[in-house]
The part of an RNA shown here (large-subunit ribosomal RNA, domain V) has 582 nucleotides and comes from Pyrococcus abyssi.
Context: one part of a larger RNA
RNA sequence: CCAGGGACCCCCGGUGGGAAGCGAAGACCCCAUGGAGCUUUACUGCAGCCUGCCGUUGCCACGCGGCGAGGGGUGCGCAGCGUAGGCGGGAGGCGUCGAAGCCCGGCCUCCGGGUCGGGUGGAGCCGUCCAUGAGACACCGCCCACUCCUCGCCGCGUGGCUAACCCCCGAAAGGGGGGACAGCGGUAGGUGGGCAGUUUGGCUGGGGCGGCACGCCCCCGAAAAGGUAUCGGGGGCGCCCUAAGGUCGGCUCAGGCGGGUCAGGAAUCCGCCGUAGAGUGCAAGGGCAAAAGCCGGCCUGACUGGACCCGUAACAGAGGCGGGUCCAGCCCCGAAAGGGUGGCCUAGCGAACCCCUGUGCCUCCCCGGUGGGGGCCAGGGAUGACAGAAAAGCUACCCUGGGGAUAACAGAGUCGUCUCGGGCGAGAGCCCAUAUCGACCCCGAGGCUUGCUACCUCGCUGUCGGCUCUUCCCAUCCUGGCCCUGCAGCAGGGGCCAAGGGUGGGGGUGUUCACCCAUUAAAGGGGAACGUGAGCUGGGUUUAGACCGUCGUGAGACAGGUCGGAUGCUAUCUACCGGGGG
Repeated sequence: CCAGGGACCCCCGGUGGGAAGCGAAGACCCCAUGGAGCUUUACUGCAGCCUGCCGUUGCCACGCGGCGAGGGGUGCGCAGCGUAGGCGGGAGGCGUCGAAGCCCGGCCUCCGGGUCGGGUGGAGCCGUCCAUGAGACACCGCCCACUCCUCGCCGCGUGGCUAACCCCCGAAAGGGGGGACAGCGGUAGGUGGGCAGUUUGGCUGGGGCGGCACGCCCCCGAAAAGGUAUCGGGGGCGCCCUAAGGUCGGCUCAGGCGGGUCAGGAAUCCGCCGUAGAGUGCAAGGGCAAAAGCCGGCCUGACUGGACCCGUAACAGAGGCGGGUCCAGCCCCGAAAGGGUGGCCUAGCGAACCCCUGUGCCUCCCCGGUGGGGGCCAGGGAUGACAGAAAAGCUACCCUGGGGAUAACAGAGUCGUCUCGGGCGAGAGCCCAUAUCGACCCCGAGGCUUGCUACCUCGCUGUCGGCUCUUCCCAUCCUGGCCCUGCAGCAGGGGCCAAGGGUGGGGGUGUUCACCCAUUAAAGGGGAACGUGAGCUGGGUUUAGACCGUCGUGAGACAGGUCGGAUGCUAUCUACCGGGGG
């Protein structure tokens, strides 16, 4: 000096690994005292429909019923001439205007009779007197119950009518049919997803399902004052009691030892010991012995009115509820002192509105009476989601606002589970733990399984499998080197080193996986956002359609099945591949 390659700067073409690329305030999930569509035996209504009554709406007859008036009949405990409704008056009443008796018939009946009508008959019949709780249906008056007759009013039923009203014909007048029904108006009861408005709780190791840790009480947790959380642990309450309350008096338990007929471990009895181990209406804790336990007497203070304090509720407030102290009144027990405002104490509970009750009190319409309305006070009735709305579901047809405060994928943390390894070596291996296998117990590693946690992401990091393509790990399937063997050899079994290369083809299944077939030196296991959808696919899953089974009254639902069902992006930077220039 020439040629080639690389570094550096720039450009062109290309590929899509990264910019958790761009696009769309996530459609899944949860939340909101958000919305909408749908359902129903959710709640509350409305239309519609059914029915009663009133109006439009009138006439007549018959039957039945209710009420009222008038009249008639009936009314049986036992004793008793006998079928005595009750009370009062009462010594007389009825009868030729036809008594007793007899005959026929109607009604009632406790079957003995009662009563009424007709006929015959012809002059008597009944009461006062006896028996009885009560005395004459002899006679008169009033009343009760049932029943019959007449009248009035009202109602119901049936039948008839025509004139309202309706239908048909007719231009009309009118005619025909229906007919006080229907229709219409009003009012009341019922029915009523046909329609409407709404509701459909909270907590929650996501939500749902389950549960109640949603109101209370006791113990622990609770870290020696008080207070203190979790779907922390162990339990209990939503009553009960007229004695199981008040007071006065008396008494002492459980258990043990000894004794004692039936009688035993244990029955009742006697003696001794016995601080509480018994008992306390019910949980637990605290308490309690001349009692708070057990027995008996008398009682009702388990009162009325008022004031204050404490707890629930540490340290702020607070309704209700619970507890306590005192004053006044009245009462109970006790000789008295004194005690008693329920129960040995700590659980056993509930606001306003509304309704009910009350001997009480106030008030309203000119006054008085009666009645009614409103209020005060007291008591009762419940909200257990327990400081207390009046309330069922579905949504894959869905919507909005929000949340990575909260789930599903992936990541992270963890590593029970999983995979792999180690310590010890009971035992198996004829004998012999360690050729090989290895219980119980113990200790790890990994981060491929599954779970847990909820830390990043819900104004968006696309989700299974396959295809494609690259790289990494070794705990090595083959190939290489080596050791042990219960290794003669061939072939095996176990181990050490080793990741260079290889690890294939097919069948059915969406499959990963697994199973199967024939080969092979071998047909290894894993990671890379379960590598890889701005690379493909789209069979599966996971929208809208549809069918089946099952569940649901239903709308609909189902890690049940089934057929169908959109895969956006022109590459700025970076990265890499190819080419060119400086």

Taxonomically the source falls in Pyrococcus (Archaea, Methanobacteriota, Thermococci, Thermococcales). Its mean pLDDT, the model's own confidence on a scale to 100, is 82.